[in-house]
RNA sequence: GGUAGGAUGCCGGAGCGGUCAAUCGGAGCAGACUGUAAAUCUGCCGGGCUAACGCCCUACGAAGGUUCGAAUCCUUCUCCUACCA
Numbered sequence: 001g002g003u004a005g006g007a008u009g010c011c012g013g014a015g016c017g018g019u020c021a022a023u024c025g026g027a028g029c030a031g032a033c034u035g036u037a038a039a040u041c042u043g044c045c046g047g048g049c050u051a052a053c054g055c056c057c058u059a060c061g062a063a064g065g066u067u068c069g070a071a072u073c074c075u076u077c078u079c080c081u082a083c084c085a
Stems, first nucleotide, its partner, number of pairs: 001084007010026003018068001028044005046057004061077005
């Protein structure tokens, strides 16, 4: 240099153009249980507003584009992995 695959939340990791603030597991927080701890179970787990229902904002490597609508499709760039040279 060429080809292919990949980059998602604190970590791992799934993700079909709308049902996605995003499955699932871990970590974390709160609670139950326990003499204590561990294990197990329940809930929460981006931010703001609300008594609640719910609403708003931002977000999937970066920047653009297509679309009514993008983590998902297209373009360029950055980085990682494998193969070829």
Overview: Predicted 3D model of an 85-nucleotide RNA (transfer RNA) from a Verrucomicrobiales bacterium. It matches the Rfam family "tRNA". About the family: Transfer RNA (tRNA) molecules are approximately 80 nucleotides in length. Rfam classes the family as a transfer RNA. Gene Ontology term of the family: triplet codon-amino acid adaptor activity. Lineage of the source: Bacteria > Pseudomonadati > Verrucomicrobiota > Verrucomicrobiia > Verrucomicrobiales. The coordinates come from a structure-prediction model, not an experiment, and the mean pLDDT is 81.